[in-house]
RNA sequence: GAAUGGGCUUGGGCGGCGCCAAGUUCCGAACCUGGUCAGGUCCGGGAGGAAGCAGCCAUAAGGGACCGCUGACGAGCGCCCAUGCCUAUUC
Numbered sequence: 001g002a003a004u005g006g007g008c009u010u011g012g013g014c015g016g017c018g019c020c021a022a023g024u025u026c027c028g029a030a031c032c033u034g035g036u037c038a039g040g041u042c043c044g045g046g047a048g049g050a051a052g053c054a055g056c057c058a059u060a061a062g063g064g065a066c067c068g069c070u071g072a073c074g075a076g077c078g079c080c081c082a083u084g085c086c087u088a089u090u091c
Stems, first nucleotide, its partner, number of pairs: 001091008010082006017074002020071002023066005033058004041050003
């Protein structure tokens, strides 16, 4: 000096992990949201009409769960590649 192998530094790629957003889903308002409004109330001579509590339905703010797929970020876990250093064997 060369070949092969091993270890480490740095950088990159892929995968995995975490977190956030988005997404999906569920919950979600005594009155102060919407709809429907039994009973009761009010207006009316009546027919009928009005507001409307409880209940039911939906939903806002907000919250929970999931997070397979999408995006950002983080740590640097695994593999691969490149770079540099150290080292073992052989020539």
A computed fold for a 91-nucleotide RNA from Denitrobacterium detoxificans, annotated as Bacterial small signal recognition particle RNA. A source record names the gene ffs. The organism belongs to Denitrobacterium, within Bacteria. Its mean pLDDT, the model's own confidence on a scale to 100, is 77. Rfam family: Bacterial small signal recognition particle RNA. From the family's description: The signal recognition particle (SRP) is a universally conserved ribonucleoprotein involved in the co-translational targeting of proteins to membranes. By type it is a non-coding RNA gene. RNAcentral records the identical sequence in 2 taxa. RNAcentral holds the sequence, with entries from ENA and Rfam.